This is a predicted structure of a 253-nucleotide part of an RNA (large-subunit ribosomal RNA, domain VI) from a Pyrinomonadaceae bacterium. The full RNA is in RNAcentral, with records from ENA. It matches the Rfam family "Bacterial large subunit ribosomal RNA". Its family is annotated with ribosome and structural constituent of ribosome in the Gene Ontology.
Context: one part of a larger RNA
RNA sequence: CGCAGCAAUAUUGAAGGAAUCUGACCUUAGUACGAGAGGACCGGGUUGGGUCCACCUCUAGUGUACGAGUUAUCGCGCCAGCGGUAGCGCUCGGUAGCUAUGUGGAGCAUGGAUAAACGCUGAAUGCAUCUAAGCGUGAAGCCAGACCUAAGAUAAGUAUUGCCAGUGAGGCUCGUGGAAGACCACCACGUUGAUAGGCUGGAGAUGUAAGUGCAGCAAUGUACUUAGUUGACCAGUACUAAUUGCCCCAAGG
Numbered sequence: 001c002g003c004a005g006c007a008a009u010a011u012u013g014a015a016g017g018a019a020u021c022u023g024a025c026c027u028u029a030g031u032a033c034g035a036g037a038g039g040a041c042c043g044g045g046u047u048g049g050g051u052c053c054a055c056c057u058c059u060a061g062u063g064u065a066c067g068a069g070u071u072a073u074c075g076c077g078c079c080a081g082c083g084g085u086a087g088c089g090c091u092c093g094g095u096a097g098c099u100a101u102g103u104g105g106a107g108c109a110u111g112g113a114u115a116a117a118c119g120c121u122g123a124a125u126g127c128a129u130c131u132a133a134g135c136g137u138g139a140a141g142c143c144a145g146a147c148c149u150a151a152g153a154u155a156a157g158u159a160u161u162g163c164c165a166g167u168g169a170g171g172c173u174c175g176u177g178g179a180a181g182a183c184c185a186c187c188a189c190g191u192u193g194a195u196a197g198g199c200u201g202g203a204g205a206u207g208u209a210a211g212u213g214c215a216g217c218a219a220u221g222u223a224c225u226u227a228g229u230u231g232a233c234c235a236g237u238a239c240u241a242a243u244u245g246c247c248c249c250a251a252g253g
Base pairs, nucleotide, nucleotide: 001152005163006162007161008160009159010158011157015149016148017147021049022048023047024046025045026044027043033038051106052105053104054103055102059100060099061098062097066093067092068091069090070089071086072085073084074083075082076081110144111143112142117137118136119135120134164253174190175189176188177187178186195241196240197239198237199236200235201234202233204230205229206228211224212223213222214221215220
C1' cells in the first nucleotide's frame, strides 16, 4: 500500500513445510513343516540404537554483582574488624538463567487409488484362458489422515463486537519493564496501577557472622547461634519511577 467505511477479537484452510528409520528379546511354539538335523509365516508384548522437538523436577556443568576459607602486600593511626591489588589472587560450595551427560515426547493407528504379483467370472476359440466387457486382493512407495505455518489464497474468505462530524473504536510518540530482543519488532504495564526498583516475608545458597563472656601462656576452642550474610526465584506492599499536559495519524462508506 492492497483487501470498496474504520477498528478490535476469534476463526476456516487453498497452499507450503517438517517427518516417514531400524535392531534385539519374550510369546504364539519347539507348534506348522521335516525321516532327522533343524525350524517358521501371521499375530501379541518388552526393550534398545540413530534422528528430531521441547524442558530443567531429578543427575551433572557453568554460574566474574551469592556465601565461606586462605596467601602476599598496601591502606583505613594501632589492636580487632574491614577494603584495594595479585587471571574472579587462589581454593571450597552454589540460586536463577543457559545447558547435556539429564527428563518428557515423536514416527503410530486409519482410509482411498495402485505397482509387480495373485485371483473371480468370462468369451473371441462349444474346451481352456486373471482380460477382450466386468469384478477383487495387493507395497516402507502415491493421495489423504496425523504435526507446524498459513487469507498478499489480489478468487485477498468467515464470525462476533464497537463506532458516525473535528469526534469514536483504535493507533503512534513518551515512560516503567520483560522467560522478547543487534536495531526495529513482539509482549506486559502506565495511578481506575503490582510494570520495574525499594521495603517486608518466604524459598534456595553458604555454613554458625560481628561482639562479649568462659577455657587455655598462646595458637585456638566454646556459649549466645542451625547464626550472620545473601544476584537473578516466589509472594505481599504504592515508599520511588511509570505524573500532568501537548502534538501527530486516522471513518462518514

Background: The coordinates come from a structure-prediction model, not an experiment, and the mean pLDDT is 84.